[in-house]
Context: one part of a larger RNA
C1' cells in the first nucleotide's frame, strides 16, 4: 500500500419546548397497589398526585381585578373561556451523550535497590620496572648538640607500565554484529583503588564528591491497578439515494479574540396582505466632489510703511539715514480632513398614480449554519499617491459556479450547467498554418520584426497640419575671384601690428564689397580663413510650432521566443465595410421534475414559470437484520458464490429470467423494532 471483517447522534427520565396524529374536553389523566385473565400481554378497579379552570402584590392581603399612590389620576401586570392524556418526530436539559485521542491529577492501594546511587557486614584482586623520605649504622665534626658524608633502610592519594577499572581523540557503525558497540588513541593502575557474596534506604520518598544525576533499556517526581468512558472552547473521522430552497465570514457583548450568546443573513410551518422593490412625476433635509478666499489659518512677488534693528549726529531731549526685519491697507498669484461667501451629481426620506416585478414584504413559531473571508473596480485613512500590505465604505465575482475567452491562470472578459440530439443562431474572443472561421474589401500609417515590456532625456527617421524669412531684379548649397586704404586705432607692454588684456559716439576714405575684425596661427610680424561682394550655375531654399507612427536610452546568470510556425502594399498599427467561426447562453425537437393556475367519470390531462450549489433547512424513497400477520418456494436442489440476460429516475431490483457451482434452507405482500448502509479516523483485528 492493497483485500476482508469490525468501526461513530444512542439510551434513560412522565424534566422542558414545538409540530403532527389520536382520545376526551372546563376539564384531562391516573401512580403505587389490587382483582380477573388466554399470563414478558390484556381487561377492570384504584383520584393519592399532576396539569388546566384567576390574578396581582416583597408581604399582610385583596380579588376580575390588583400593585404603586394622598388619589375615585396615570401607569405596570392581569380579566373578555382551551386544555389535558397517550403516541411519533424536531430541538433542549441532566447523564460519558456522535466516535477515537492527551500532557496530567489523585489513592494511609499495591510492586520494585537482581540495573543503578549511597551505606553496613564479610571475603577477594593489583605482572614487571623505576625513584629512594624518615629512621638506623660507620666515618668526619662539636664543649655537648647541630651539621657533613658513605652505607643501610623502603616511605609515597610518588613515577613508567600489563591484568583490572575508566571512556580523551578520530574512524567505522547509524533498517548496526550491538536499543551505546568495534578499531585507533588515551586516563587511573597501593588507592578518596577495583571487585564477589549477603544485607539496608521507596515515590514528593530514597540516594546523590551535585549532572536534576540515578532508583530494572522509563525520572522536574518509578511501575501496576483503580478513580476513569478524567477533561480536551483543540486536531482527525462520522457509512445508501433522489427532489426543493439555500447562507455567512457582519454588528453588539464576552478573562473575549481560531470559543460562545443575542441581532442580521438561510430554511420549514402557520397567519397577515394592494404591504415590498424598481422606473417615471412631485416635495424634502444635507455641506461631500468641485470651486472660492467673505471667516479661521497657511503662503509668493510688488506698492505704502506703523513698529523694531544697523549706521551717523547728540550730555539729555531729539534728529538724520538705510539695498535689514516688518504690522495695517492695496495690487498680482495661491493653499487647507479638523477653513467656507458658495455648491453639484449620486445616494437618502416622504408622497400619489401608472407600469414592471415577486419563493418580493410584515407578524408568530420550529430547525440551522455562520461570526478566520478573499480578489477586482470606484471613494477614503495608514504606508512611500510601496506590497497578493493594512483598515473602512459602495458594487461585483470567487467562496458555494461548471461552460467559452485571456497560451497556461479561484477573483479579469463573456455567460449562470434539469436530461438527451452526428440540429440551428449568437456573446466575449477570433477567421495564414498548428486550430473552427476572410491569405475578405476599399483608404491611410509603420521598416523598427516596431508589432511582441519601460522613464527622464536625446536625434536632419518618416507621414500630416500650420507660421514666418529669402528667391528668375537669380535665392540656398557648391566652385572661381575679391576681401582694400588712413592704421601697427588709442592705452598697456620687452613686444601687442584685426585676433594676451583695457578703452572707445568701433571713425573716416576708395569702392561691387570688405569688421578698428569670426576662428586657426606667430615671440611679435608673416601666413590661412570668416563676415561681406562679384561671377558661374539654375529652382526652390532656411528657421520655428502642433500632431501620427517609428529610433536610441534597454544589463542577469543552462538554449532562444509573439502560445509556436511564421508574417512586411502584412498574418503589424489606425479608422471603416460586408461575411463567417465561436459556449453547457438563446432557439428547435423529445423527455423528467417542482410550484402555481385551469380542468378531470381522479387513472390523469393542459398551460405558465422554475429546476448550478458548500455550511445548512425541508421533502420523498432504496437497502440490511430481527419480529407479527398473510399468500408461497425448496434434494425434480434453498441460501451463498461465478457468468449471461433484463427492469427502474437513483439507492437498487428480477416472486417475469437462463447456465454453472453449492448442498438445506429461503422469501413476496402488509405492518413493527433496530447493534441498519464504510474509503478515509498516522482507525482496530486478520491476510497478502
Nucleotide at each position: 500500500u492493497c483485500c476482508g471483517g469490525c468501526g461513530a447522534g444512542u439510551u434513560a427520565c412522565u424534566c422542558c419546548u414545538c409540530a403532527c396524529g389520536u382520545g376526551c374536553g372546563a376539564g384531562g389523566u391516573u401512580a403505587a397497589g389490587a382483582g380477573c385473565u388466554u399470563a414478558a400481554g390484556g381487561c377492570u378497579c384504584g383520584g393519592a398526585g399532576c396539569c388546566g379552570c384567576a390574578g396581582c402584590g416583597a408581604a399582610a392581603g385583596c380579588g376580575a381585578g390588583u400593585c404603586u399612590g394622598a388619589a375615585u389620576a396615570g401607569g405596570g401586570c392581569g380579566c373578555a373561556g382551551a386544555g389535558u392524556g397517550c403516541g411519533u418526530g424536531g430541538g433542549g436539559g441532566u447523564a460519558g451523550a456522535c466516535c477515537c485521542g492527551a500532557a496530567a491529577c489523585c489513592g494511609a492501594a499495591g510492586c520494585g535497590a537482581u540495573c543503578u546511587a549511597c551505606c553496613c557486614a564479610u571475603g577477594g584482586c593489583c605482572a614487571g620496572g623505576g625513584u629512594g623520605a624518615a629512621g638506623c649504622u660507620g666515618g668526619g665534626g662539636u664543649a655537648a648538640c647541630a651539621c657533613c658524608u658513605a652505607g643501610u633502610g623502603g616511605a609515597g592519594g610518588c613515577c613508567c607500565g600489563a591484568a583490572c577499572c575508566c571512556g580523551u581523540u578520530c574512524c567505522u557503525g547509524u533498517u548496526g554484529a550491538a536499543a551505546a558497540a568495534g578499531g585507533u588513541u588515551g586516563g587511573g593502575a597501593u588507592g578518596a583503588g577495583c571487585u564477589g557474596u549477603g544485607g539496608g534506604u521507596a515515590g514528593g520518598g530514597g540516594u546523590g564528591a551535585a549532572a536534576g544525576g540515578c532508583c530494572a533499556a522509563u525520572c522536574a517526581a518509578g511501575c501496576u491497578c483503580g478513580g476513569a468512558g478524567a477533561u480536551a472552547g483543540c486536531u482527525g473521522g462520522u457509512u445508501c439515494u433522489c427532489c426543493c430552497c439555500g447562507a455567512a465570514a457582519a454588528c453588539u457583548a464576552u478573562u473575549g479574540a481560531g470559543g460562545u450568546a443575542g441581532u442580521g443573513c438561510c430554511u420549514c410551518g402557520g397567519g397577515g396582505c394592494g404591504u415590498g422593490u424598481g422606473u417615471c412625476g412631485c416635495g424634502g433635509a444635507g455641506g461631500u466632489a468641485g470651486a472660492g478666499c467673505a471667516c479661521u489659518g497657511a503662503a509668493a512677488g510688488g506698492a505704502c510703511g506703523c513698529g523694531g534693528g544697523g549706521c551717523c549726529c547728540c550730555a539729555c531731549c531729539g534728529g538724520g539715514u538705510u539695498a535689514c526685519c516688518a504690522a495695517c491697507u492695496c495690487c498680482u498669484a495661491u493653499c487647507a480632513a479638523a477653513c467656507u461667501c458658495c455648491g453639484a451629481a449620486u445616494g437618502c426620506c416622504g408622497u400619489g398614480g401608472a407600469c414592471a416585478u415577486g419563493g418580493a414584504c410584515c407578524c408568530c413559531g420550529g430547525g440551522a449554519g455562520a461570526c478566520a473571508g478573499c480578489a477586482c473596480a470606484c471613494g477614503g485613512g495608514c504606508g512611500a499617491u510601496a506590497a497578493u500590505g493594512u483598515u473602512c465604505g459602495u458594487g461585483u465575482a470567487c467562496g458555494a459556479g461548471a461552460g467559452g475567452g485571456a497560451a497556461a491562470g479561484a477573483a479579469c472578459c463573456c455567460a449562470g450547467a434539469c436530461c438527451g440530439u452526428c440540429g440551428g443562431c449568437u456573446a466575449a474572443g477570433g477567421c495564414c498554418c498548428c486550430g473552427a472561421a476572410g491569405u475578405a474589401c476599399g483608404g491611410g500609417c509603420u521598416a523598427a520584426g516596431u508589432g511582441a515590456g519601460a522613464a527622464a532625456g536625446g536625434a536632419u527617421g518618416u507621414g500630416g497640419g500650420u507660421g514666418u524669412g529669402c528667391a528668375u531684379a537669380g535665392a540656398c548649397a557648391a566652385c572661381u575671384g575679391g576681401g582694400a586704404g588712413g592704421u601697427u586705432g588709442g592705452c598697456u607692454u620687452a613686444g601687442a601690428a584685426g585676433c594676451a588684456g583695457c578703452c572707445a559716439u568701433u571713425c573716416c576714405u576708395u569702392g561691387a564689397a570688405a569688421g578698428a575684425g569670426u576662428g586657426c596661427g606667430u615671440a611679435a610680424u608673416a601666413g590661412c580663413u570668416c563676415a561681406c561682394c562679384a561671377g558661374u550655375c539654375a529652382a526652390g531654399u532656411g528657421c520655428g510650432c502642433c500632431u501620427g507612427c517609428g529610433c536610441c536610452g534597454a544589463u542577469a546568470a543552462u538554449g532562444g521566443u509573439c502560445g509556436g510556425g511564421a508574417c512586411u502594399g502584412a498574418a503589424g498599427c489606425c479608422a471603416g465595410u460586408c461575411g463567417c467561426c465561436g459556449a453547457a447562453g438563446c432557439c428547435a425537437c423529445g423527455g423528467g421534475u417542482u410550484u402555481g393556475a385551469c380542468u378531470u367519470u381522479a387513472g390523469g390531462g393542459u398551460c405558465a414559470a422554475g429546476c448550478g450549489g458548500u455550511a445548512g433547512g425541508g421533502g420523498a424513497g432504496c437497502g440490511u437484520u430481527c419480529u407479527g400477520c398473510u399468500a408461497g418456494c425448496g434434494g425434480a436442489g434453498a441460501a451463498g458464490c461465478c457468468c449471461c440476460g433484463g427492469u427502474g429516475g437513483a439507492a437498487a431490483c428480477c416472486u417475469u429470467g437462463g447456465g454453472g457451482u453449492g448442498g438445506a434452507g429461503c422469501g413476496g405482500g402488509c405492518a413493527g423494532a433496530a447493534g441498519u448502509g464504510a474509503g478515509g479516523a498516522u482507525g482496530c483485528c486478520g491476510g497478502a